[in-house]
Molecule: transfer RNA
Organism: SAR324 cluster bacterium
């Protein structure tokens, strides 16, 4: 150098136009003689960035970053 694939919560990863969600963690509270486990109820996200189409973009289109394949 020339083809992809990924990027959402503190970790894993769903969501493929219409106000973003699971599980693990994590706080607080029940339970318990005290702990694990077990039940309630919170908090945590500028969806890598810039742009461009749309009434509307986490989603599509283009750049561009970051990691990661595969060719040369």
């Nucleotide at each position: 150098g020339c083809c992809g694939g990924u990027g959402u919560a503190g970790c894993u990863c769903a969501g493929a136009g219409g106000u973003a969600g699971a599980g693990c963690g994590u706080u607080u509270c029940c339970u318990u003689g005290g702990u694990a486990a077990g039940g309630a109820a919170g908090a945590g996200g500028u969806c890598g960035g810039c742009a461009g189409u749309u009434c509307a973009a986490u989603u599509c289109u283009g750049c561009u970053c970051a990691c990661u394949g595969g060719c040369u």